RNA sequence: GAACGAACGCUGGCGGCGUGGAUAAGACAUGCAAGUCGAACGAGAACUACGAAUAGCUUGCUAAUUGUAGUUCUAGUGGCGGACGGGUGCGUAACACGUGAGCAACCUGCCCUAAAGUGGGGGAUAGUCCUUCGAAAGGAGGUUUAAUACAUACCGCAUGUGGUCUUCGGAUCAAAGACGGCUUCGGCUGUCGCUUUGGGAUGGGCUCGCGGCCUAUCAGCUUGUUGGUGAGGUAAUGGCUCACCAAGGCUACGACGGGUACCUGGUCUGAGAGGACGAUCAGGCACACUGGAACUGAGACACGGUCCAGACACCUACGGGUGGCAGCAGUCGAGAAUCAUUCACAAUGGGGGAAACCCUGAUGGUGCAACGCCGCGUGGAGGAUGACGGUCUUCGGAUUGUAAACUCCUGUCAUCUGGGAGUAAGGCUUAUCGGUUAAUAACCGGUAAGAUUGAUAGUAUCUGAAGAGGAAGGGACGGCUAACUUCGUGCCAGCAGCCGCGGUAAUACGAAGGUCCCCAGCGUUGUUCGGAAUUACUGGGCGUAAAGGGUGCGUAGGCGGCGUGGCAAGUCAGAUGUGAAAUACCGGGGCUCAACCCCGGAACGGCAUCCGAUACUGCCAUGCUGGAGUAGUGGAGAGGAGUCUGGAAUUCACGGUGUAGCAGUGAAAUGCGUAGAGAUCGUGAGGAACACUAGUGGCGAAGGCGAGACUCUGGACACUUACUGACGCUGAGGCACGAAGGCCAGGGUAGCGAAAGGGAUUAGAUACCCCUGUAGUCCUGGCAGUAAACGGUGCACGUUUGGUGUGGGGAGAUUCGACCCUCCCUGUGCCGGAGCUAACGCGUUAAACGUGCCGCCUGGGGAGUACGGCCGCAAGGCUAAAACUCAAAGAAAUUGACGGGGACCCGCACAAGCGGUGGAGUAUGUGGCUUAAUUCGAUGCAACGCGAAGAACCUUACCUGGGCUUGACAUGCAUCGCUAAACCGGUGAAAGCCGGGGAGCGGAGCCGGAUGAUGCACAGGUGCUGCAUGGCCGUCGUCAGCUCGUGUCGUGAGAUGUUUGGUUAAGUCCAGCAACGAGCGCAACCCCUGUGAACUGUUGCCAGCGGAUAAUGCCGGGGACUCUGUUCAGACUGCCCAGAUCAACUGGGAGGAAGGUGGGGACGACGUCAGGUCAGUAUGGCCCUUACGCCUAGGGCUGCACACGUACUACAAUGCCCAGCACAAUGAGAACCAAGACCGCGAGGUGGAGGAAAUCUAUAAAACUGGGCCCAGUUCGGAUUGGAGGCUGCAACUCGCCUCCAUGAAGUCGGAAUCGCUAGUAAUGCCGUAUUAGUUACGACGGCGUGAAUACGUUCCCGGGUCUUGUACACACCGCCCGUCACAUCAUGGAAGCCGGUCGCACCCGAAGUAUCUGCGCUAACUCCGCAGUAAGAGGCAGUGUUCUAAGGUAAGGCUGGUAACUGGGAUG
Repeated sequence: GAACGAACGCUGGCGGCGUGGAUAAGACAUGCAAGUCGAACGAGAACUACGAAUAGCUUGCUAAUUGUAGUUCUAGUGGCGGACGGGUGCGUAACACGUGAGCAACCUGCCCUAAAGUGGGGGAUAGUCCUUCGAAAGGAGGUUUAAUACAUACCGCAUGUGGUCUUCGGAUCAAAGACGGCUUCGGCUGUCGCUUUGGGAUGGGCUCGCGGCCUAUCAGCUUGUUGGUGAGGUAAUGGCUCACCAAGGCUACGACGGGUACCUGGUCUGAGAGGACGAUCAGGCACACUGGAACUGAGACACGGUCCAGACACCUACGGGUGGCAGCAGUCGAGAAUCAUUCACAAUGGGGGAAACCCUGAUGGUGCAACGCCGCGUGGAGGAUGACGGUCUUCGGAUUGUAAACUCCUGUCAUCUGGGAGUAAGGCUUAUCGGUUAAUAACCGGUAAGAUUGAUAGUAUCUGAAGAGGAAGGGACGGCUAACUUCGUGCCAGCAGCCGCGGUAAUACGAAGGUCCCCAGCGUUGUUCGGAAUUACUGGGCGUAAAGGGUGCGUAGGCGGCGUGGCAAGUCAGAUGUGAAAUACCGGGGCUCAACCCCGGAACGGCAUCCGAUACUGCCAUGCUGGAGUAGUGGAGAGGAGUCUGGAAUUCACGGUGUAGCAGUGAAAUGCGUAGAGAUCGUGAGGAACACUAGUGGCGAAGGCGAGACUCUGGACACUUACUGACGCUGAGGCACGAAGGCCAGGGUAGCGAAAGGGAUUAGAUACCCCUGUAGUCCUGGCAGUAAACGGUGCACGUUUGGUGUGGGGAGAUUCGACCCUCCCUGUGCCGGAGCUAACGCGUUAAACGUGCCGCCUGGGGAGUACGGCCGCAAGGCUAAAACUCAAAGAAAUUGACGGGGACCCGCACAAGCGGUGGAGUAUGUGGCUUAAUUCGAUGCAACGCGAAGAACCUUACCUGGGCUUGACAUGCAUCGCUAAACCGGUGAAAGCCGGGGAGCGGAGCCGGAUGAUGCACAGGUGCUGCAUGGCCGUCGUCAGCUCGUGUCGUGAGAUGUUUGGUUAAGUCCAGCAACGAGCGCAACCCCUGUGAACUGUUGCCAGCGGAUAAUGCCGGGGACUCUGUUCAGACUGCCCAGAUCAACUGGGAGGAAGGUGGGGACGACGUCAGGUCAGUAUGGCCCUUACGCCUAGGGCUGCACACGUACUACAAUGCCCAGCACAAUGAGAACCAAGACCGCGAGGUGGAGGAAAUCUAUAAAACUGGGCCCAGUUCGGAUUGGAGGCUGCAACUCGCCUCCAUGAAGUCGGAAUCGCUAGUAAUGCCGUAUUAGUUACGACGGCGUGAAUACGUUCCCGGGUCUUGUACACACCGCCCGUCACAUCAUGGAAGCCGGUCGCACCCGAAGUAUCUGCGCUAACUCCGCAGUAAGAGGCAGUGUUCUAAGGUAAGGCUGGUAACUGGGAUG
């Protein structure tokens, strides 16, 4: 995608044609579905007509009785039909079905045709009647009182065309009449019947070839079984049945068993080949409550017949009976699910009948159901202000949308009115003609007339009327897949076919708008086919994805070289028969079209038969030598088996020498040793293995084979070319071999060594290491039968470019002879071309191109497991599933990342050093705890002296209390007001509230502006989300990387460039190279600093000149110097030497203030960390709105058992204290810096010169000089505390800083661990500034002074870069992932048992019934006697027995299913 006998959900206008119990072959109430014939027969009843007589009487009516005739009806006898039609699919794997043959082995009612006949008798019986049993259903007996009839019932006799049998003489076998017509009543005749026989037709029976399901976890089955003879039986053949005889028959081409199933034409799908199915229609079969059985009949072992048994149901008087919807309707049940208890025999067909006619739930119709197919409609045209409404919105608009409204039309369907079919052909009556006949009967055929036959149905259809009036929904919109937005929800609710969606911006959930698809339907579910080349015949694979058997030998089978002749099985061609119809296809036709129906054609791929062809295959025959083999010669080899021999080494035993250790390990210990080990020498014993040679060398089928000799033995190879003459290849089963380990029995045991013991290691260590050590390893005999039994590559043959090794053999050339060399064959390797391959790779030893045969595969797990079977002593092996579960598992290659992988390189990374932290006290930050609140953020490096360049109030965001509500702040609108602010009063902690008080602009009233109040829009939010964001920042990292274009390579992801060799701080540069170029980074350009020059010359400087002072650049002057500032110069591996193949470059040197990026700074590639920040600002969304906003007072952010980070001060003598004394720079200063002077011990105060600054303001300290201290908790250290003060500020209580006096804690150099630094650096000393009213600054940012030590080196730790390698990782090793245990759920194996189903065997019982035996009881037809008893016989019947046998029972089993305490593993979470 197509399809469906479908079902479910939502929806639903009409018509036509079809279809409709698929499940419980479950059970059925009720009605109907098979009757008919009076022209086969008797009887009875009713009615009509006529007649007779009786009664009542109303005198022509009624009633009963009776006779004749006719009609109708009823039960019965009899005939035909109930074997068709209709239903269902249980069973059946079968000659059941399909197809094609056969029957010389058969039957066939009714029908057609032909021939012949239809004579004469007899005895019963149903019914009726009587008696009787029973509730009923249903019987029993009798009479024939009486007739019966000539019954078309039954039985003899006759006849014999004919049939059957036959010994060919013969024997034997029939029948029925009915209704008409005529009649001289004798009969004749017509039609329909009846009997016998032949033929036909139709229908059936039987036999055979071929065809069509699954299972081998069913491998052997069979005793009437296979055949024969004879008999029986049948319509007929036949073990169909029986007796006897023989021992056969079937099976790997799948017997037997199990499961499932009606089969076919066909239906659905598919390009086809196929696959699935077998509703409706048609052919066949089977069945009829379940099981069995026969009877009747032409036909049955019988759906609406019989008998028996069983189950079920119903009736019952409890004794006994009745029933069979898988016929049509209908009911219940079960189910997802399948209709009316309808009309009619009008048509078609069937049964009966002479016919009329009767019967017919067959059939024809209607009804119900969108169940399917087909057709039609729900309106058409115009219509822009692009209306309203809805939705979205960037607020402009867009869209719904010509859609609507509106205007003009039309009238299908439905509705109403009126008309109104076809399907009807026949049959009947009358008349007439022809045939037939003796005939005007009858019958047959025709013509004419007449009265008639319709369920559907007042339907189809036609006419008219009215009015757009009555008629649209379903699903989808993340991708696959056509179609997108808003809102709601917030991993919830939910969706989902697969992938997956939903955790606050969901095109995926729900709703809405819009869009898309289909349309009286649309979706969903289920099923089948397709796509799926995903079972591969067409048309697949097996080195690594699933898949080559461990190896060989070989059976069946499959396949098979060259030539000739024959046959004609396969094959090919032609013809004939058949291949039902329907369906499908083509052409045509009929319903208005279509669906549907009709006609014709072709087709039906097949089967059978006949006649041909003979290339190929096959078969037969005969040849050939190329395949294969034999023979001869020869050499190579760890090929195999057996016997014998050998030396080295280990161990042990004994003896000698000799003394304290040996052994073992990362380090040890267990162990051995003073009873003498180990070491060493000698002798001996014993077992196992065979160093070197030794080689991608050799041999073998594989496993495998390695000391030497001998014996036996297999194979391969080369050469020779004699012989055989296709003898070949492969190989299901089968047989044999088959490493290690294992098992059994017997030996053997040196070494090694599972198990076991001990010692270590470890958190543990049932391990790795060590010391011992048993099985085993070895031999003999047997079993086992598996391996990563691997080249992960089955065997054989042929074909297809090469190069280079090596083992064996041969030839050529050459040589004296060889070697080297060339060629060939055969093994064994490497590299590689074409080709192949998904790639990796393979590549004459194929994974290339072909052929033949075998084995094997079909998603992962479950599982090579369970069960079953076979094998095994066992261990176990071989064969080999399913439920369930997942959406993957896997292969190869790519890019990254990672590795306790490799190579190279770098970095204060280590190392070498210096100084610290971690210990103390204090400061500060954080965590924790506490709290009304201790606001918030930052959290490894990359949070923690961080945001914060400064929390007493403020800040402030937190808490408590008091207040305000258009608000502390912005804009706009409307209305109103005389008041707004200052100021005053009350209350209050303040805010606030209440009350007074009181300006006012511009132009003309009025308007505008300002201001206030009220109201509305709105303000406001340090409320949330840094995982919605912008911006900014941190980090890897100042690491050297990150990319692009074009080209090339690769199926592709990608690669190349960017790799390689050098070199560099550097992807810096050079060289090479399928790459050539380019970009962002690196470097440079910028700033500071180091040298010089020029210019500049005050506030800076002062060499020279002059002046002044107690002194000072203080003054005049000066530009030389320092300095300030600006502009230049200078450094580029430029020069020299050396190194390297060139180059880049490196090492050294010269000059130079500076030398190889001089030093420092700014500058941070592509990106990573959902890194940090919504509390700096901005900002989407959400949230609050008399509060989460705003004001205010107080409190808190400072809270303290504790832990951590960062600092300061120290522990002292390189020090501390005292005194003296020298030298800075960066900067700052007006609500400011503040000098000199005075007061105070001091903090500080008073005061104020000078300074908006190169001008004024500030003691630089360490250092240095001198003195003291003398190693101590000190003259070290300064915490803490008490007291007294100072300063700032509205205010130092919580909670500031400073000073003085007093006090004088810990601390004596710091565990594990850890940090910084490579030179003007570390270390150390002081100074300055921002923030502030002040300050917890010991912080941060800067400045200057003094000023070291060390680097062998890259093994290691950490981080980083490049290349390479492995990978099962890719949120990328903080990855992935394995197993146990615990819990829950699910399916499943085992299991003591329990409960079924089914099958066969054995036995018991044995209904009905056929057959048979018997038949003493009963008995009409016939026979005989006899002459009337009813005797005898034949025949028959009941009954009894026998055989067979259904159901039932007993017992032991086979197969199969359910359930189960417990138990095993599995799957999922």
Small-subunit ribosomal RNA from an uncultured prokaryote, 1469 nucleotides, folded computationally.
The prediction has a mean pLDDT of 82.